[in-house]
RNA sequence: GAGGGUACAGCUCAGUGUUAGAGCUCAUGCUUAGCAUGCAUGAGGUCCUGGGUUCAAUUCCCAGUACCGCCA
Numbered sequence: 001g002a003g004g005g006u007a008c009a010g011c012u013c014a015g016u017g018u019u020a021g022a023g024c025u026c027a028u029g030c031u032u033a034g035c036a037u038g039c040a041u042g043a044g045g046u047c048c049u050g051g052g053u054u055c056a057a058u059u060c061c062c063a064g065u066a067c068c069g070c071c072a
Base pairs, nucleotide, nucleotide: 001071004068005067006066007065010024011023012022013021026042027041028040029039030038048064049063050062051061052060
């Protein structure tokens, strides 16, 4: 320098054009003499940024930023 991939909850990740989810973590309650386990409830999201298409965009398109391979 050319081309490709990834970006979503505190962490690891899924997801689909029409209300964003799981596991772990955290808080509360039940259980226990207590802890752990288990059960229930809850909290936690500007879906990397900006723009475009669309009735509607996390999803499609364009640009940018960061990171990771590959080629030179």
Source information
Transfer RNA from Camelus ferus, 72 nucleotides, folded computationally. Model confidence (mean pLDDT): 82 of 100. The same sequence occurs in records of 3 taxa. Taxonomically the source falls in Camelus (Eukaryota, Vertebrata, Mammalia, Eutheria). Its Rfam family is "tRNA". It is annotated as a transfer RNA.